[in-house]
RNA sequence: GACGAACGCUGGCGGCGUGCUUCAUACAUGCAAGUCGAACGAGAAUCAGACUUCGGUCAGAGGAAAGUGGCGGACGGGUGAGUAAUACGUAGGAAAUCUGCCUUCUAGAGGGGGACAACAGUUGGAAACGACUGCUAAUACCCCAUAUGAGCGUAGCUGAAAUGCUAUUCUUGAAAACUCCGGUGCUAGAAGAUGAGCCUGCGUCUGAUUAGCUUGUUGGUGGUGUAAUGGACUACCAAGGCGACGAUCAGUAGCUGGUUUGAGAGGAUGAUCAGCCACAAUGGGACUGAGACACGGCCCAUACUCCUACGGGAGGCAGCAGUAGGGAAUUUUGCGCAAUGGGCGAAAGCCUGACGCAGCAACGCCGCGUGAACGAUGAAGCUUUUCGGAGUGUAAAGUUCUGUCAGUGGGGACGAAAUUUGACGGUACCCACAGAGGAAGCACCGGCUAACUCCGUGCCAGCAGCCGCGGUAAUACGGAGGGUGCAAGCGUUGUCCGGAAUCAUUGGGCGUAAAGAGUUCGUAGGUGGCAUGUUAAGUCUGGUGUUAAAGCCCGAAGCUCAACUUCGGUUCGGCACUGGAUACUGGCAAGCUUGAAUGCGGUAGAGGUAAAGGGAAUUCCUGGUGUAGCGGUGAAAUGCGUAGAUAUCAGGAGGAACAUCGGUGGCGUAAGCGCUUUACUGGGCCGUAAUUGACACUGAGGAACGAAAGCCGGGGUAGCAAAUGGGAUUAGAUACCCCAGUAGUCCCGGCCGUAAACGAUGGAUACUAGGUGUUGCGGGUAUCGACCCCUGCAGUGCCGUAGCUAACGCGAUAAGUAUCCCGCCUGGGGAGUACGCACGCAAGUGUGAAACUCAAAGGAAUUGACGGGGGCCCGCACAAGCAGAGGAGCAUGUGGCUUAAUUCGAUGCAACGCGAAGAACCUUACCCGGGUUUGACAUGCAGCUGCACGUCCCGUGAAAGCGGGAUUCCUUCGAGGGUGCUGCACAGGUGCUGCAUGGCUGUCGUCAGUUCGUGCCGUGAGGUGUUUGGUUAAGUCCAGCAACGAACGCAACCCCUGUGUCCAGUUGCCAGCGCGUAAUGGCGGGAACUCUGGACAGACUGCCCGUUCACACGGGAGGAAGGUGGGGACGACGUCAAGUCAGUAUGGCCCUUACAUCCGGGGCUGCACACGUGCUACAAUGGCCGGCACAAAGGGAAGCGAAGCCGCGAGGCCCAGCCAAUCCCCAAAACCGGCCCCAGUUCAGAUUGGGGUCUGCAACCCGACCCCAUGAAGUCGGAUUUGCUAGUAACGGCGCAUCAGCUACGGCGCCGUGAAUACGUUCCCGGGCCUUGUACACACCGCCCGUCACAUCAUGAAAGCCGUCUGCACCCGAAGCCGGCGCUCCAACCCGCAAGGGGGGAAGCCGUCUAAGGUGUGGGUGGUGAUUGGGAUG
Repeated sequence: GACGAACGCUGGCGGCGUGCUUCAUACAUGCAAGUCGAACGAGAAUCAGACUUCGGUCAGAGGAAAGUGGCGGACGGGUGAGUAAUACGUAGGAAAUCUGCCUUCUAGAGGGGGACAACAGUUGGAAACGACUGCUAAUACCCCAUAUGAGCGUAGCUGAAAUGCUAUUCUUGAAAACUCCGGUGCUAGAAGAUGAGCCUGCGUCUGAUUAGCUUGUUGGUGGUGUAAUGGACUACCAAGGCGACGAUCAGUAGCUGGUUUGAGAGGAUGAUCAGCCACAAUGGGACUGAGACACGGCCCAUACUCCUACGGGAGGCAGCAGUAGGGAAUUUUGCGCAAUGGGCGAAAGCCUGACGCAGCAACGCCGCGUGAACGAUGAAGCUUUUCGGAGUGUAAAGUUCUGUCAGUGGGGACGAAAUUUGACGGUACCCACAGAGGAAGCACCGGCUAACUCCGUGCCAGCAGCCGCGGUAAUACGGAGGGUGCAAGCGUUGUCCGGAAUCAUUGGGCGUAAAGAGUUCGUAGGUGGCAUGUUAAGUCUGGUGUUAAAGCCCGAAGCUCAACUUCGGUUCGGCACUGGAUACUGGCAAGCUUGAAUGCGGUAGAGGUAAAGGGAAUUCCUGGUGUAGCGGUGAAAUGCGUAGAUAUCAGGAGGAACAUCGGUGGCGUAAGCGCUUUACUGGGCCGUAAUUGACACUGAGGAACGAAAGCCGGGGUAGCAAAUGGGAUUAGAUACCCCAGUAGUCCCGGCCGUAAACGAUGGAUACUAGGUGUUGCGGGUAUCGACCCCUGCAGUGCCGUAGCUAACGCGAUAAGUAUCCCGCCUGGGGAGUACGCACGCAAGUGUGAAACUCAAAGGAAUUGACGGGGGCCCGCACAAGCAGAGGAGCAUGUGGCUUAAUUCGAUGCAACGCGAAGAACCUUACCCGGGUUUGACAUGCAGCUGCACGUCCCGUGAAAGCGGGAUUCCUUCGAGGGUGCUGCACAGGUGCUGCAUGGCUGUCGUCAGUUCGUGCCGUGAGGUGUUUGGUUAAGUCCAGCAACGAACGCAACCCCUGUGUCCAGUUGCCAGCGCGUAAUGGCGGGAACUCUGGACAGACUGCCCGUUCACACGGGAGGAAGGUGGGGACGACGUCAAGUCAGUAUGGCCCUUACAUCCGGGGCUGCACACGUGCUACAAUGGCCGGCACAAAGGGAAGCGAAGCCGCGAGGCCCAGCCAAUCCCCAAAACCGGCCCCAGUUCAGAUUGGGGUCUGCAACCCGACCCCAUGAAGUCGGAUUUGCUAGUAACGGCGCAUCAGCUACGGCGCCGUGAAUACGUUCCCGGGCCUUGUACACACCGCCCGUCACAUCAUGAAAGCCGUCUGCACCCGAAGCCGGCGCUCCAACCCGCAAGGGGGGAAGCCGUCUAAGGUGUGGGUGGUGAUUGGGAUG
């Protein structure tokens, strides 16, 4: 896009079309084929005349129903079952035919005869329908005559031939009348027209898992038969005929014009209309006839239905309506013969479900309408909102109009040619009238694909054509508002074509995506070198015929337009005939030599077959020597060995394989071929140009060869070695490793026929830059010669240009450019499976599906990530060290458990002395209990109060709170401010979501990386730059380079610290001077020093040596400091949906007398247990006692607190000084001396008892400290594990924040004392760069395989069972044609006076053929089947 459609929702009108696609199922009822009196006899009703005995009779008109006869029922109408060719389409043929009615022409129609229906009578039957007797007419039937005719024979002509034509002898053969007097009809012949039959070429679906079929079969001869040819049929003879160019068989199917789609070529289709065919319940048969083997005729058989008096009969809607059934689904039991057409008739006319019309159905196409104009910064409602607004929307309302359609009334056709005649139809059309009145839906809105928001829902409900949506912010579900598209329709489903170059003729492919047969030979077939002649089959061109009409296309015309209809017209193409052309292809003839082959001369070779020979090695046997091990492995063990192994020497046996040479070397078609020699033998290559003269290429079928394994028979068996046994390994180990070991491996004969049989690349020929190896042969050159150099041919490799390719890659050995031939492919799985067939001894091989299922499977390349891949490098990563953790006690955090609550968060590294730099109350978020409700807190509004707030008092209470009382405002006088109460807005929430967020933070990681612009490369993803070589702590720098630059990172700039200079000199300092003290910078003074804190200087690989292209590195000098001097701050692109809604902020959701808020108490501190982080120890490098010295950095006013006094002590009393370089907090280890003497101790200090101190409203749960007493575990810590490379570790103390106090042994800082070690980068961990593999990309914590269990689905096998189709054999055999007989019967003609006979015929009987039926036996196909096999999905 299309549809004979159906379904869902909806539905105003008209025109024109269309309407059982399914059960060729069954049919009630009505109708669908009759007509002619001008062929014939008879003649009812009725009319009316005459007569009448009144019963009727006669004559006339009239013409019903029926009969004889003629014509038509073979057309028209229906259906598509069958049919793959007795069909259709197209083009032809007939010397092989027929043709009623019609037309033309010729000739004729003379004379006779006998019957049968109707009818009448009798009679059978229920009926249908008959029987007998008698009468009768004809255009019914018969005979004779006539005849141009027809037939046989003969002769002639034509012709390729033939059954043709002509002449002739013989034989034979016609007729019908009617009449209105016009005519119509009849007979014979010739011709035409129309129609039909027959024959031929070509075309016409699928299956080879159908490969052979055929006996009237193929042909001939003689017959039969027909309108006619013919095995159409028959007898005989011959043995043919068809088939891979697809016979036969099976399945499916009416064919065509056309229809639909498509740019076309094609594909699909065959409704309506038209042509042809076939069929008429199923099967068979003939009759009649011009025509039938006959839809509404006959006979028979079968099934079904109906009637019946049970004896017997009737029927055939696939005609029009209609009914039932089936189905998703398809209409009225209508009107009319008015038109067109048909039958009959002279005609009038009759008949006509053909046809013309109407009805039903949006089933389709076409047309029209459902109103038009104006109308707001834009009503209401609804939706949404950032609350401002926005949208619906000029839409509505309103104003002014119009009148299509529908409605009412009036008029009113054409269709009718010529007197009549109109179903449609009072229809179309015209006029008038009224009134916006009666007339819009459907689908969609994530992308494809035009159209977006809100609410609800919460992987539910649902959607979905594909991708895919939905797990609490869904433009995807459902609803709504809005929008988009189409519109009396809109969607959905189904089918066909297109897109699909996705079966590729036009117009595809096969190295790796599916796809080259394992190889060769070769049949058919296809294709084929140079040149000449001829032919004209292909080819090209002209003409003629045909290709029905309709349709399509073009141009007109008619319905108001269109759809629709009518008229006219063109082209392509097909087929046939015919004329011409001859380049190419083909045929034929005769040639050529370049393709091919042969000859001749050389040549290399693991080419093949057979035989013979050889040595090395393994094993075994014998003997000698000789001992205790050997062997084997990652390490072992099994095993062998004192019965003498292994080792070694000598000899022997036997089998298999042939080291070195040996090589991307050679040979062979492939498989494959490797010691030597001999025999036989195939092919190649080079050279030559003698011979043949296209002999060629490919190759469906076919044939041969064909590794290994395997099979059969017979041998052989050293080594090796499936199976098997043992030992190991392992969770297991039916494996990898080891020790043994059988088939087999070997030979002969025969099978098998497959491999990653691979170059994953079929064969042949030609052409298309090069470079460089190598093998064989030749030429030239050179040489003594092998070499070398140049070159030709044939092989075999590598690199590469153009070109090709999706890329990788290929690239004269093509995957380039072309031609020819063959094979093969068409999404993945199912499956190389099932079934069938063939082959095979078997194993199995070849051929080779479907159901079902998935939305992918796959190729190449890219970027990452990963690897028990590789290379390089780094890091307290390992190693080397020091000190620890893990064991103990305690502290602290966490898990778990418990609990009314033990609030919450953090969870590998990167949670766990974390949020928390301070939980007794408070904090506090948790629990229990008691209260409050505009609220503990903010803002605004309205009303009331003229009071508040505050203070004091009382009651109650645990407090909060509740209740009561007293006191009490300011003012510019505007009722303003403040306050309280009531009410409304709102407050409040540590309630949820860190996976809605901002911000901040952790981590990889202070790792050296991450990118961009332009250019270049690539189809692209992307690459390059950033890779490479050096170097560095560093993508640091240098060199090179299709890159050149740049950004964020690194480094530097900043701070602290280390040296010096300058400046400054108090609160710090004190060298020199002075004063003073028991002593002290205490004082005067000084500005030197230290110090303080500002500004500068200094370090840059600057200098030297070596290495080096450079960068840089190693060493050295100087220097306080040397190669980043040390430390800090500083954290690239990003990753982890990392952490945090409980710091704060914040979207959404939720609560609102509670999830808000206040108060008291409790809890966060709970304890069988587990883990993390720490402290203190286990002691002598120590403990205790005494003496004695030296810091830095900080803090201090509700503070630090000296000195003094009291207390053993915590501390207390009292106060000096200090808002601080001024005063205070304020050192310890070390050092000196003494005691302890290796022990659970003079170690260690937990725990517990008692007594105190301090803070605080308050130390019970639940604070710290002090004193006395008590004195636990613990004697250096398993597996494992942490930190640290120098002023570091370790050890020692000091300070600060938080803070009333404190659980601080934590955190953050400060100084004092002050080490050891680093060979090195194999390994562990982490990281960086390059490279490689990848089936990973949520990225190895990835992906993914198979069994088992369960459920569902389709399918194979299966003892069988049930259908259906069909072959063969036999039996039976209706009707009927044909043949024979025909003793029975018979009007026409002949003989005969007659009887009778003849001729001719009939019944009947017999026979051939034969439908249906029966029996038996095969084959195909379908269904079902206990059980069973695999497959798919979850």
Description: Predicted 3D model of a 1434-nucleotide RNA (small-subunit ribosomal RNA) from an uncultured bacterium. The RNAcentral record of the sequence draws on ENA. It matches the Rfam family "Bacterial small subunit ribosomal RNA".